[in-house]
RNA sequence: UUCAAUGAGAGUUUGAUCAUAGCUCAGGAUGAACGUUGGCGGCGUGCCUAAGGUAUGCAAGUCGAACGGACCGCUAACUUAUAGUCGCUUGCGACUAUGAGUUAGCAGUGUCAGUGGCAAACGGGUGAGUAACGCGUGGGUAAUCUGCCCUGGAGUCGGGAACAGCUCGCCGAAAGGCGGGGUAAUAUCCGAUGGACCCAUUUCACUUCGGUGUUAAUGGGUAAAGCUCCGGCGCUUCAGGAGGAGCCCGCGUCCUAUCAGCUUGUUGGUGAGGUAAAGGCUCACCAAGGCUAAGACGGGUAGCUGGCGUGAGAGCGUGGCCAGCCACAAUGGGACUGAGAACGGCCCAUACUCCUACGGGAGGCAGCAACUAGGAAUUUUGCGCAAUGGGGGCAACCCUGACGCAGCGACGCCGCGUGGAGGAUGACGGUCUUAGGAUUGUAAACUCCUUUUAUGUGGGAAGAAUAACUGACGGUACCACAUGAAUAAGCACCUGCUAACUACGUGCCAGAAGCAUCGGUGAUGCGUAGGGUGCAAACGUUAUCCGGAUUUACUGGGCGUAAAGAGAUGCGUAGGCGUCUCUGUAAGUCUUGUGUCAAAGACCGUGGCUUAACCUCGGAAAGGCGCCGGAUACUACAGAGAUCGAGACAGAGAGAGGUGAAUGGAAUUCCCGGUGGAGUGGUGAAAUACGUUGAUAUCGGGAGGAACACCAGAGGCGAAGGCGAUUCACUGGCUCUGUUCUGACGCUGAGGCUCGAAAGCGUGGGUAGCAAAACGGAUUAGAUACCCGUGUAGUCCACGCCGUAAACUAUGGAUGCUAGCCGUUUGGUACGACCUGUUAGACUCUUCGGAGACUAUUAUGGAAGUGCUGAGUGGCGCAGCUAACGCGUUAAGCAUCCCGCCUGGGGAGUACGGCCGCAAGGCUAAAACUCAAAUGAAUUGGCGGGGACCCGCACAAGCGGAGGAGCGCGUGGUUUAAUUCGAUGGUGAUCGUAGAACCUUACCAGGGUUUGACAUGCCGGUCGUAGUCUUUCGAAAGAUUGACGUCAGUUUGGCUGGACCGUGCACAGGUGCUGCAUGGCCGUCGUCAGCUCGUGUCGUGAGAUGUAGGGUUAAGUCCCGAAACGAGCGCAACCCCUUUCCCGUGUUACAAGUGUCUCGGGAUACUGCAGCGGUAAAACGUUGAGGAAGGAGGGGAUGACGUCUGGUCCGCAUGGCCCUUAUGUCCUGGGCGACACACGCGCUACAAUGGUCGGUACAAUAGGCAGCCAAGCCGCAAGGCGGAGCUAAUCCUUAAAACCGAUCUCAGUUCGGAUUGAGGUCUGCAACUCGACCUCAUGAAGUUGGAUUCGCUAGUAAUCGCAGAUCAGCCAUGCUGCGGUGAAUACGUUCUCGGGUCUUGCACACACCGCCCGUCAAGUCAUGGGAGCAGGUAAUACCUGAAGGCGUUUGGUAUUUAUACUGGACGACUAAGGUAAUGCUUGUGACUGGGAUUAAGUCGUAACAAGGUAGCCGUAGGGGAAUCUGCGGCUGAAUUACCUCCUUU
Repeated sequence: UUCAAUGAGAGUUUGAUCAUAGCUCAGGAUGAACGUUGGCGGCGUGCCUAAGGUAUGCAAGUCGAACGGACCGCUAACUUAUAGUCGCUUGCGACUAUGAGUUAGCAGUGUCAGUGGCAAACGGGUGAGUAACGCGUGGGUAAUCUGCCCUGGAGUCGGGAACAGCUCGCCGAAAGGCGGGGUAAUAUCCGAUGGACCCAUUUCACUUCGGUGUUAAUGGGUAAAGCUCCGGCGCUUCAGGAGGAGCCCGCGUCCUAUCAGCUUGUUGGUGAGGUAAAGGCUCACCAAGGCUAAGACGGGUAGCUGGCGUGAGAGCGUGGCCAGCCACAAUGGGACUGAGAACGGCCCAUACUCCUACGGGAGGCAGCAACUAGGAAUUUUGCGCAAUGGGGGCAACCCUGACGCAGCGACGCCGCGUGGAGGAUGACGGUCUUAGGAUUGUAAACUCCUUUUAUGUGGGAAGAAUAACUGACGGUACCACAUGAAUAAGCACCUGCUAACUACGUGCCAGAAGCAUCGGUGAUGCGUAGGGUGCAAACGUUAUCCGGAUUUACUGGGCGUAAAGAGAUGCGUAGGCGUCUCUGUAAGUCUUGUGUCAAAGACCGUGGCUUAACCUCGGAAAGGCGCCGGAUACUACAGAGAUCGAGACAGAGAGAGGUGAAUGGAAUUCCCGGUGGAGUGGUGAAAUACGUUGAUAUCGGGAGGAACACCAGAGGCGAAGGCGAUUCACUGGCUCUGUUCUGACGCUGAGGCUCGAAAGCGUGGGUAGCAAAACGGAUUAGAUACCCGUGUAGUCCACGCCGUAAACUAUGGAUGCUAGCCGUUUGGUACGACCUGUUAGACUCUUCGGAGACUAUUAUGGAAGUGCUGAGUGGCGCAGCUAACGCGUUAAGCAUCCCGCCUGGGGAGUACGGCCGCAAGGCUAAAACUCAAAUGAAUUGGCGGGGACCCGCACAAGCGGAGGAGCGCGUGGUUUAAUUCGAUGGUGAUCGUAGAACCUUACCAGGGUUUGACAUGCCGGUCGUAGUCUUUCGAAAGAUUGACGUCAGUUUGGCUGGACCGUGCACAGGUGCUGCAUGGCCGUCGUCAGCUCGUGUCGUGAGAUGUAGGGUUAAGUCCCGAAACGAGCGCAACCCCUUUCCCGUGUUACAAGUGUCUCGGGAUACUGCAGCGGUAAAACGUUGAGGAAGGAGGGGAUGACGUCUGGUCCGCAUGGCCCUUAUGUCCUGGGCGACACACGCGCUACAAUGGUCGGUACAAUAGGCAGCCAAGCCGCAAGGCGGAGCUAAUCCUUAAAACCGAUCUCAGUUCGGAUUGAGGUCUGCAACUCGACCUCAUGAAGUUGGAUUCGCUAGUAAUCGCAGAUCAGCCAUGCUGCGGUGAAUACGUUCUCGGGUCUUGCACACACCGCCCGUCAAGUCAUGGGAGCAGGUAAUACCUGAAGGCGUUUGGUAUUUAUACUGGACGACUAAGGUAAUGCUUGUGACUGGGAUUAAGUCGUAACAAGGUAGCCGUAGGGGAAUCUGCGGCUGAAUUACCUCCUUU
């Protein structure tokens, strides 16, 4: 420089936010398994568990061209038998065929046991063991071996003795064995010859000094085998090669330190033995070494690698198939043969299986199939040697479960198909529906077409290398033709993550779920259906790995408060890191070249199967290790220097630094004495306690112990803990100054050592005060506490332990760099007001010694203060950092070095083990199980027995009530056949109800009715209909009898409309349920002053600002100011009534006029004016004038965002559910009115401010024709008769308190009127349950009301009457209005209640009616201890000791010899076994400890607010429990005051 490749997040903690942190998901993968489903083909792949056990068959043989034989066959000859023919005649001969036998031969490519050779050590399987030179990689072998094969040299001569087979005999059930005889060889032995072979002795050259060499010489030693088809094939020896093997070394290779020390052949040497070969490999002797924190030794787990999966990569996980290496072959031990060693060889032991005549034998599928067992789970007892490869053979050939093929399994990857085109009435059916339709859906039907696949028929390979022969697969692949859409689609999902929605069923049930979660009557989350989405011969689930996870962080994290800085890092070891200059080396580092990292795989490219998967061929990078060169900046090493780091020296300085000794005064307590005389003490209030035996108080004297007021300061010192009277002695560190010296001597620091508050422990002292425990008194429901009174350990001293604290700046140490400002402590330096007063001068006085004052160029010393410069210690603050809070030259900033520590919460700083301790306990430090969170900072609210400010009939000040009585009404409760239903703190209770005798009415009893009491449609009928009157039964409803009764239009129709009746069907009906499915309306906070938005700004963000602050207001009202500027809903105003005036109007009022008055319209009031206060200026407040009214004039309507899942489905409307001869509807009667009791709201009272009687005066609102009702008359009265007037400013229509007079005279009354009796009136079908009113009579409780509580601030309270709605009447004393008369009080905001604003704390957010802790009781789960019991494993000591080779010894054999072969005895070694004791580990165990968890158990209330005693840490004691108390510590406590500092004005 070019090319290629190259990183995604989401859900879940909260009311919301950011951070921290875990959990979970989406992706890919698998030797998989399971569920549902399943058409075809190709290529792969298939016991992951029991290295458990195996029936049966096969998996290693071959060579006759090494050998003697046997058998078979052929040929020839001979012998013989039978048959036939001929000659010939009864006998023989000849010939032919067949059979048998003998002999010979056989090149007959025939078969075979044995001897012999080669192979069997390959190929095939498995992964138990192994943490190792086992594997990987790179080297070494001058320390080695190597059959067959290749190349080259030399040779292949002469002899001998045996043993199998065979034969004879014997033993045994078998397996097999023994003895006699005889035999061949490429079997075996002896001899000859031989060098480039071997050994010994000398010698030469080279050398890395270890050795090497075809140097030269002498001596000694060692070989052979033949067969043949005559081509060859073999044999011996030497050298070389190729390939193979052995051994050694560097580096790499899992977890555990709760494994820290291990080792006696151990480490080395000498010598010997042994091996192919180095070596303690083995042995004898000698020495005492060797390994280890860079992890020895021990324990656990595991075959290693190429690779494979994943990943952006770095990594992480893995090692099945294929390939390389290793190890193993039932378990353990051993040797033999051989070039090489043992899966299908041998010997022994053990376990197991089989055979047996019981004497004895046989066996080893982790080869291929197969069986059994185990398990979630893994195939055929197949075909073939045609190909590739292997063994033997000259070869033909034989063998080969290696291999090639086929079979089974969707186990995986890849490919193909299940049809294509058209087709609307958008069919039927299904589903949904707002009932219109939508959707399934061009989907189907139907028409046309195609034939991959399937089926049938025909043809038919390559693979074979050949001249030819030879194909398991296989009549397979492939090709052609025929038939006919014919043979072929499922699975999961549809709340979010995550693509895809509705209906029904269910009702915290059944169930779902990866996480968050869903389900308690409208479930897109459960089940089903329709529809949809995704993938598709598969789809889901489960398991496991990587990823996401920067969640172990090398790439690439952190530690003030989230997990995390060790109590001090004080001293210091190892280690790591380290100032400046020069020179050298070249280990690290960089780099050229080179060797290697097998093949396969991966990548790039080509090619072959129709494509792909699959396969073939070719090519290449980075990186690892080795080697040869090169470079030298940095690091390192070596050498030489330097001075700034560090240290030394000298001179100064400050200090509660440490240790020891001595001394001092104040105070408490006690003792003695005096005075004195009733209390003291203590608390929220008390009591216990002390006191007339004299306390407390006070004075004097004495004793003893502990602590050191003021100074004193966020001041000083120390590494931290910590250190405070004074003096002395000893002693550590720090700072400053210096033109001195050394010359990197430094920083950090795993282990280690030392120090280390308080409490506590041991021994001995001491003990004044205080004070765990303990005792008593209070408080309390209790009070094992808080408060009070006593009081012991302890606190103090000496010596010795302990070793922990919120041991905190919750902040490790060192070095350098990076704005400032203001304090404070202590040095240096320059200056220095001022103080002191030396010297000199002259003056005054003098007792002549001297003294005093003055002046000046004046010495020394002190000194507030100022500037500069060091070292500490504080506050604020820029940049920067931080999740934020905050930090900020004393960093939490920017960097470097070193150490320590963290990895979700709980379990747990616990168990076990180890170490330490006298003990208490400390240090180190898990797991099972469980949860989906736990946590930090900040935000908005809410809350506080936190703070500040403000308001309100909130309190206070007043007036009148309620709570007591009687009665009325409502409610609860009870009762009942029913007492219909709803409303229930405030915000239910004279509420729904502005009218329950029937009706209302919804309830109960009884009696009826079923298309219905009511609506619409269809069908039929009638028009003499409907309806009215009427009869009988009946409680009525209802059933029933008779009479009367002639709709409209018209085309004249059996028509149309209308009405009615009837039957059936659609449907009606429901005051049945759900106000937690809803609309609408309403209550409440609250007529409180708040609630928001746009843009901008600040903050990562939630959010903040605006809307905080200073004033002011009834008010977020207004003003000032300000990163805000504006706006909206609220406030106010606009509207209505009222007060004054004006204008118009004129039914009525009125004699008229007029306009009190009616109706309509308008004006007026705005802090406008003046004074004062207020401020920068204002807003505003206050006083006054004027005015009918003065600061919102009074009253009403008007109710922000929202809260209470507030109320109402019984006002109305309405989704869903439910009833349909009833939960509908009609009727009669009853009930809603009950009555031991409780509550709420009222009325009437208790009397003289009154009652009664008489007289007399003055309103306003409102209503009236099925109505209001006058005059007059009757009745004591309610009322009756009567009829005028009024469709209303016309009539109804008179107020009552008050006022005037009389009487009553304080009493249960001339108060009070309940209750009861009698008689009436009115309404109404009807007053019994159950109306109101009137008259007469009766005459109850009650004499002002406990705790507590309600209303009201002016035309108000209080008091007096009037009207209206509903209504036949009325249970109204209620409600809504109207007017008359008409007060008192408010100092003020401490307190109560409610509200608003700001601030603070919070572990609350369902928001304090919150949250939450521990014991106890119950269920479940895992776990620790535990008398023990049982197993596994490892090593030790001793006993016994197979096979075996070795050693010693002694026989035998081969004609002799022998070192050869062989028998016996003994020895050491030694597998298994036995005995004994031990370590580690696993299971189990009566009982027992704590832990976790589980909608509604018990006891308390410890924590969160000042949580009601601030909390927490360490320690000690106590207590049912949370916890309490003592001692010391911390702020991670609020509040108030003070001090100090900073910022702004």
This is a predicted structure of a 1545-nucleotide RNA (small-subunit ribosomal RNA) from a Candidatus Nomurabacteria bacterium. RNAcentral holds the sequence, with entries from ENA. The organism belongs to Candidatus Nomuraibacteriota, within Bacteria.